[in-house]
RNA sequence: GUGCCUGUAGCUCAGCCCGGAACAGAGCGAGAGGUUCCUAACCUCUAGGUCCAGGGUUCAAAUCCCUGCAGGCACG
Numbered sequence: 001g002u003g004c005c006u007g008u009a010g011c012u013c014a015g016c017c018c019g020g021a022a023c024a025g026a027g028c029g030a031g032a033g034g035u036u037c038c039u040a041a042c043c044u045c046u047a048g049g050u051c052c053a054g055g056g057u058u059c060a061a062a063u064c065c066c067u068g069c070a071g072g073c074a075c076g
Stems, first nucleotide, its partner, number of pairs: 001075007010028004020059001030046005052068005
């Protein structure tokens, strides 16, 4: 330099292909409560996201298109 893949909660990921709408979910973690003499475990609840950035298409974009950035793989 060329091609491909990835980027969503503190962490690991789903949702993307085939756009659909009230609040974008799960597990782990965090906080509170229950239980216990205490802790662990278990149970219940709560908070946490401008979906990498900018632009475009559309009534509507995490999802489609373009550009850029970051990481990874392959080739040279």
This is a predicted structure of a 76-nucleotide RNA (transfer RNA) from a Candidatus Nanoarchaeia archaeon. It matches the Rfam family "tRNA". The family's RNA type in Rfam is transfer RNA. The organism belongs to Candidatus Nanoarchaeia, within Archaea. The RNAcentral record of the sequence draws on ENA.